[in-house]
RNA sequence: GGGACAUUAGCUCAGUCGGUAGAGCAUCUGACUUUUAAUUAGGUGGUCGUGCGUUCGAGUCGCACAUGUCCCA
Numbered sequence: 001g002g003g004a005c006a007u008u009a010g011c012u013c014a015g016u017c018g019g020u021a022g023a024g025c026a027u028c029u030g031a032c033u034u035u036u037a038a039u040u041a042g043g044u045g046g047u048c049g050u051g052c053g054u055u056c057g058a059g060u061c062g063c064a065c066a067u068g069u070c071c072c073a
Base pairs, nucleotide, nucleotide: 001072002071003070004069005068006067007066010025011024012023013022019056027043028042029041030040031039049065050064051063052062053061
């Protein structure tokens, strides 16, 4: 210098053919228990890495940039 992949909740990750974003763990509250733990019910938590574009509509498509991993030279 060229190329591939990844970036979504505090963490690990899903998200189909473009149509209003989810799970597990964690956290908060309640129940249960002498208490803790375990179990159980419910809740909170997101500018989907950044920006621009396409579209009636973008996590998803295009371009640029950033960060990380890897390959080629």
Model confidence (mean pLDDT): 81 of 100. The RNA shown here (transfer RNA) has 73 nucleotides and comes from Thiothrix unzii. Rfam family: tRNA. NCBI's taxonomy places the organism under Bacteria, Pseudomonadota, Gammaproteobacteria, Thiotrichales, Thiothrix.